[in-house]
Molecule: small-subunit ribosomal RNA
Organism: soil metagenome
RNA sequence: UUUUGAGAGUUUGAUCCUGGCUCAGGAUGAACGCUGGCGGCGUGGAUAAGGCAUGCAAGUCAAGGGGGCCCGCAAGGGCAACCGGCAGACGAGGUAGUAACACGUAGGUACGUACCCUUUAGUCGGGCAUAGCUCACCGAAAGGUGAGGUAAUUCCCGAUGGUCUCGUAAGAGUAAAGAUUUAUCGCUAAAGGAGCGGCCUGCGGCAUAUCAGCUAGUUGGUAAGGUAAUGGCUUACCAAGGCUUUGACGUGUAGGGGAGGUGAGAGCCUGACCCCCACCGAUGGAACUGCGAUACGGUCCAUACACCUACGGGUGGCAGUAGCCGAGAAUAUUCGACAAUGGGCGAAAGCCUGAUCGAGCGACGCCGCGUGGUGGAUGAAGUCCCUCGGGACGUAAACACCUUUUAUGGGGGAGGAAAUUUUGACGUUACCCCAUGAAUAAGAGGCUGCUAACUCUGUGCCAGCAGCAGCGGUAAUACAGAGGCCUCAAGCGUUAUCCGGAAUUAUUGGGCGUAAAGCGUGUCUAGGUGGCAUUGUUAGUCUUCUGUUAAAACCUCGGGCUUAACCCGAGGAGUGCGGAGGAAACGGCAAAGCUAGAGAGUGCGAGAGGACUGCGGAACUCAUAGUGUAGGGGUGAAAUCCGUUGAUAUUAUGGGGAACACCAAAGGCGAAGGCAGCAGUCUGGCGCAUUUCUGACACUCACAUACGAAAGCGUGGGGAGCGAACGGGAUUAGAUACCCCGGUAGUCCACGCCCUAAACGAUGUUCUCUAGCCUUUCGGAGUAUCGACCCUCUGAGAGGCACAGCUAACGCGUUAAGAGAACCGCCUGGGAAGUACGAGCGCAAGCUUAAAACUCAAAGGAAUAGACGGGAGUUCGCACAAGCGGUGGAUCAUGUGGUUUAAUUCGAUUCUAAACGAAGAACCUCACCAGGGUUUGAAACCCAGACGAAAACAUUAGGAAACUUUUGUUGCUUCACAAGAGCGGCUGGGCAGGUGUUGCAUGGCUGUCGUCAGUUCGUGGCUUGAGUUGUUCCCUUAAGUGGGGAAACGAACGCAACCCUUGUCCCGUGUUAUAAGUGUCACGGGAGACUACCAGAUUUAUUCUGGAGGAAGCGAGGAUGACGCCAAGUCAGCAUGGCCCUCUGAUAUCCUGGGCUACACACAUGAUACAAUCGCCGGUACAAAGAGACGCAAUUCCGAGAGGAGGAGCAAAUCUUUAAAGCCGGCGCCAGUUCGGAUUGAGGUCUGCAACUCGACCUCAUGAAGCCGGAAUCGCUAGUAAUCGCAGGUCAGCUAUACUGCGGUGAAUACGUUCUCGAACUUUGUACUCACUGCCCGUCAAGGCAGGGGAGCCGGGAACACCCGAAGCGCCUCAUUUGAGGUUCUAAGGUGAGCUCGGUAACAAGGCUUAAGUCGUAACAAGGCACGCGUAGCGGAAGCUGUGCGUGGAACUAUUCCU
Repeated sequence: UUUUGAGAGUUUGAUCCUGGCUCAGGAUGAACGCUGGCGGCGUGGAUAAGGCAUGCAAGUCAAGGGGGCCCGCAAGGGCAACCGGCAGACGAGGUAGUAACACGUAGGUACGUACCCUUUAGUCGGGCAUAGCUCACCGAAAGGUGAGGUAAUUCCCGAUGGUCUCGUAAGAGUAAAGAUUUAUCGCUAAAGGAGCGGCCUGCGGCAUAUCAGCUAGUUGGUAAGGUAAUGGCUUACCAAGGCUUUGACGUGUAGGGGAGGUGAGAGCCUGACCCCCACCGAUGGAACUGCGAUACGGUCCAUACACCUACGGGUGGCAGUAGCCGAGAAUAUUCGACAAUGGGCGAAAGCCUGAUCGAGCGACGCCGCGUGGUGGAUGAAGUCCCUCGGGACGUAAACACCUUUUAUGGGGGAGGAAAUUUUGACGUUACCCCAUGAAUAAGAGGCUGCUAACUCUGUGCCAGCAGCAGCGGUAAUACAGAGGCCUCAAGCGUUAUCCGGAAUUAUUGGGCGUAAAGCGUGUCUAGGUGGCAUUGUUAGUCUUCUGUUAAAACCUCGGGCUUAACCCGAGGAGUGCGGAGGAAACGGCAAAGCUAGAGAGUGCGAGAGGACUGCGGAACUCAUAGUGUAGGGGUGAAAUCCGUUGAUAUUAUGGGGAACACCAAAGGCGAAGGCAGCAGUCUGGCGCAUUUCUGACACUCACAUACGAAAGCGUGGGGAGCGAACGGGAUUAGAUACCCCGGUAGUCCACGCCCUAAACGAUGUUCUCUAGCCUUUCGGAGUAUCGACCCUCUGAGAGGCACAGCUAACGCGUUAAGAGAACCGCCUGGGAAGUACGAGCGCAAGCUUAAAACUCAAAGGAAUAGACGGGAGUUCGCACAAGCGGUGGAUCAUGUGGUUUAAUUCGAUUCUAAACGAAGAACCUCACCAGGGUUUGAAACCCAGACGAAAACAUUAGGAAACUUUUGUUGCUUCACAAGAGCGGCUGGGCAGGUGUUGCAUGGCUGUCGUCAGUUCGUGGCUUGAGUUGUUCCCUUAAGUGGGGAAACGAACGCAACCCUUGUCCCGUGUUAUAAGUGUCACGGGAGACUACCAGAUUUAUUCUGGAGGAAGCGAGGAUGACGCCAAGUCAGCAUGGCCCUCUGAUAUCCUGGGCUACACACAUGAUACAAUCGCCGGUACAAAGAGACGCAAUUCCGAGAGGAGGAGCAAAUCUUUAAAGCCGGCGCCAGUUCGGAUUGAGGUCUGCAACUCGACCUCAUGAAGCCGGAAUCGCUAGUAAUCGCAGGUCAGCUAUACUGCGGUGAAUACGUUCUCGAACUUUGUACUCACUGCCCGUCAAGGCAGGGGAGCCGGGAACACCCGAAGCGCCUCAUUUGAGGUUCUAAGGUGAGCUCGGUAACAAGGCUUAAGUCGUAACAAGGCACGCGUAGCGGAAGCUGUGCGUGGAACUAUUCCU
């Protein structure tokens, strides 16, 4: 300088954090689903290195050799077998093995090298064979045997010797091949080169320590052998080495690299195609030939497999190219050509070449093109939606005009050829021209959020969807279909895998008080890190130059195919390694110093630091003795237990064991665990002062090692108290517990083990720095004092608060969780699990180390608002208490449940249903039941048609009625007439109707908390945020009422007030009352009360207490019901969305009758009573508020009465309506009665169409239960309770004792807030938020899943010991021309004992999981016994108990400190 980094969903009622899961992107040698027009360039057996039919993939040279066959008259040519030469070690394929000098990179040299290049020298003489061939023979074949004769660039010998070897030297030994004819090709030796190869070395790249020790040719040396060459490469001898926590050895996995994918990068993952290297060629072993092999298409042997066979014996190796089978989700043609490039041979022509070049198949990938363009509105039809108006598909289509990429047909036609001529598989090529005709060409996925895109219908937790969160239980944008829309497009989706997002392994770039995470603590080795100053040096470091880092790939620029993909050229980059030069700050090393770190010395000091020994008093218990008598003990209450054989109590004496009150503390010491009576002995550490000594000696610390509470274990003691287990008593549904009575191990001592704790400050060690204030322990100095205390300063500890800073918050804060440095340990979602297996340790219990399958989408931390608590504080309420009267018992009335029924219609069900809807079920009501009818309908609206004014009255038949069916009489609007309008029934069409369903689709209305005092908002402040403040606090009130203070200031809905009634007074009016005045009264208006005045208390305020005055001191009552809660109630009051029933007859509608009134029973609300404060009889007094014309009804008469006759008066202050209790007098005298009135009989009255089911009332008669009510429970605080009657609504009548009002008479009690219930505020805990009717644990039972153990059984792998031992190299012996025999080593095989890894398995145990199983209730609140950790015992289970420890416990009391 350039380039370069995106997040989202999901834990909660909500929030912040931690943390996992999931998604959006890119990629692939892919596969699968749906779909599919063309071309270019790439690419295609990833699984079974499983097995292979068939063809082809390595030959060539006749100018090395002799011969054979064929053509030819000959010259000559052709064919190919054999000998010989070169090549078959390349090319092509695969990745099994290999964790290795295999690969990469950088170097090295004890070496070799056919063909090629350069140079030099030479190429002389001789000889023995053998194939082919001929003859004979064996064999099925493959093939072979014998005899004869022959050539060479085959082989052998000799000569020469510049090279090489031996040797001090002399000297000795050591090569060759010709062909052919004139030009070359060869051959031999030497030197050099190029390229290729061999060997060696540094460095680099993998998982596992649940693999910790490995190694005998092992490590080195000497000698020899061997090799092209170094070397234990091999052998003999000698020595005892070598490797390893910087991970040896083992095991698992794996070819390595260039590179590819992804990523901002650092990284992470991969190793297809192309290139380089290595290794392999059915498996294993071995050598031969050769320059080169231990040889893919060569040889030998063994093994397995396959094939041929005449059974004697033979043959084979596709991991070459095509192709087949198999296995698999899955991967192509038994194609063309040597035209090009390259390779082998050849002098060349040429031959060979499944290398290669091409074509074919596959959307497998990348890139490009197309499926038409322009116009076209009545916005056609159709489909979908709809608020029924319309909207969408949509210029889309139709239609008109145009174009021809592509397609089809025809014609022309390259480059690729290098080389003048000839030579093209591809190729009917690319490309160009013409013709035809929009013609041949669109799908896939999605539409709840993430994530672009919405409606209808169907379905009804079903069917199904789903990447995650999650959808679906009758209004599903989430399922299925449709319409519409969105995204990509010849593709689109899904699955699998990799990277990214993921800072979720954090080098860049994380953490560990409470979320996962500091080892229980010290000491210490390796390792890491290290004070001040000097000199030298320099493998670290920095810098310059340079070599290398193959090509391809990548980036940039340019170019070629019409473009692109693709290809070509040039440059860059390639962060690495090597070499050379330079620098010396930092680091290292070396040397010599310093004193600030560290240590030592000296002098003081404090201390429950440790070990051992001795001593002491209190308490307890036991024994003995005395006194003494009936209890003691224990608990919530009891009991077991002890005691008249004398307990408990008390006194005395003696024994025993354990622990050490007060001091004592927030205190001290120690590394931690831990440590406490007093004294002694021994001993460790620490602090202060001094600045005397050493001179960096330091810090940390894997491994190691020592210590390590309690419980527990072993041996031996001891044993008072306490006390697991155990026994008994209680409690309880049970009580394997909590409580009680006993009580064994243990607790104590000595020695030896164990080695874990909530071993905690849940906070590793060390060093440095960064405001303070207060307290306390132990030192020192100063001042002061006779000395001390006090005070000031200064060190080392131990605490409380707090600034900056940090933190998710809580909180930490010089004793850091702040700012830095060094080192160690540890964490990476929850569960499974601190478990299994393995290993180490242990007497055991067990400890340490430490997984996975599977399963979930969370688990978790802190804080917030609620709710809740068998948490706390304060306060209120007829909440309790104090009282009065009831209910619960009886009979009846009414309602409900239940039962019954044809039906007993429906709703309401804790408080908040049950004399409730219903302010009135005989019919009606009516919704129910039985039966009978009607179907445009009983009632409504519109349209059309015909008819008729409308209509009224009477009438026939059937019928229970509804209804069906007849007949007759009267009647005729408006309008000049007609038409039209109005009206009526009829017919037809739209439509009606539903007390059918859903109150969990709704409106409206209502109940409840509750007439409780609460519920919120704006602005501002605080907090990352949810939220908070305000609204908390103090005083006060009936009140969030008022006042004070206060980061709040204001405001709203509630409270209060305003409204009505009532209580006092005044004014006005006057229907009525009264004879009048007048005014009780009615109506209207006004006054009055505001805690105003006084005193006291409190705090100045407010308020309270008392008093005066007053009719009244928040006067009494009513109406008025905040935000909300209960998916509370009501679809049956009404309204209303959706659904359902209704063209053959209903769930609509009409009618008759029945039912809602049933009746073994249970509950609720009432009435009447049980009597003398009463009942009955007679007499007598006083209201208020209402109602009245389809009405209230007086006087009078009749009746014993209900009632009847009759009708004055009254649309009402005018008329109508006995008030009762009370008072006076009489009777009853305590009883089932002169109480009580149920039930029943008889006779009546009234209403009504009709009193049978099923009305009320009257009279006479009858005269039941009941003698004050169990557990329990209700109302009421003053004109109240209690008691007495009156009226009204509904209503024909009434089952009203109900309900709503009215007045008469008229009490008692409240000490007080402990308790019950409810409520309010504050605070606290919480694992609850559907909010305690919450949450939640474990056994058992059932289904499923995976893993571990397991008597055994089966298989794989590596190595060991022994036996046997092929081929073959080497060696030995004999023959020597081939050869025969033996031997070392060795593959395969066998036997054996183990190791290791798998598979399978009876059985037993644990884990996880699965809407509504069983038992309990462990945890969360003080969770009802606080919980938890370690350990031990016990128990169906959660668990309980003992013991030590933690607070991650609530509440309370006391003490102390700080603010």